Description
Predicted 3D model of an 87-nucleotide RNA (transfer RNA) from a Candidatus Gastranaerophilales bacterium. The sequence was found in a public genome assembly. Its mean pLDDT, the model's own confidence on a scale to 100, is 82. Its Rfam family is "tRNA". By type it is a transfer RNA.

């Protein structure tokens, strides 16, 4: 150098235009069970920014910038990283 595949919350992973800040597991806090663990069972839980005494409530955030759309994590274009196949 070409061609394909991939990046999603702690981590894994589905979501392939609107019910999605986002399913489902892990992990971690709590509560139940237990002599007490473990394991089960129920229940909370991403993170930056504002307001707020709090409790909470807007928002922005799907690799990164940009572009299409009333509307993007989803399409399109550039790149940055991983993987794999040609040369």
């Nucleotide at each position: 150098g070409g061609a394909g595949g991939g990046a999603u919350g702690u981590c894994c992973g589905a979501g392939c235009g609107g019910c999605u800040g986002a399913a489902g597991g892990u992990g971690c806090g709590g509560a139940c069970c237990u002599c007490g663990a473990a394991a089960g069972u129920c229940u909370g839980u991403g993170u930056g920014c504002a307001a707020g005494c709090a409790a909470u409530u807007g928002u922005a955030c799907c690799g990164u910038g940009g572009g299409u759309u009333c509307g993007a994590a989803u399409c399109c274009c550039a790149c940055u990283c991983c993987c794999u196949c040609c040369g």